[in-house]
RNA sequence: UUCGUCUCACGUGACUGGCGAAAGACCGGAUCAGUCCGGUCAAGAUGGGUAUCCAUCGGGAAGCGUGAGAUUUUUCAUCAGCCGUGCGCCUGGGUAGCCGAA
Numbered sequence: 001u002u003c004g005u006c007u008c009a010c011g012u013g014a015c016u017g018g019c020g021a022a023a024g025a026c027c028g029g030a031u032c033a034g035u036c037c038g039g040u041c042a043a044g045a046u047g048g049g050u051a052u053c054c055a056u057c058g059g060g061a062a063g064c065g066u067g068a069g070a071u072u073u074u075u076c077a078u079c080a081g082c083c084g085u086g087c088g089c090c091u092g093g094g095u096a097g098c099c100g101a102a
Base pairs, nucleotide, nucleotide: 004071005070006069007068008067009066010065011064012063015060016059017090018089019088020087024041025040026039027038028037029036030035044057045056046055047054048053058085081095082094083093
């Protein structure tokens, strides 16, 4: 000095599903009150559909690119990483890394 790594800024940005319980909301009844019981809807919204899909809007978002700053030394750990609306399960993708082909 470069690469790498970390942080910040800007730009870009794939992917964002199904079912279930149920937070919660509403209604009715009982009770002096506290509270209890029952029912309906239901934790993106709207429309559609040929089953885990399509479109628009809101929210989230790994990664990629550019720029700036920081950093070199040792120890420890280590494989199934990261991303999509509160939880669980299922399904299906994106991206990083490794190998191969064109």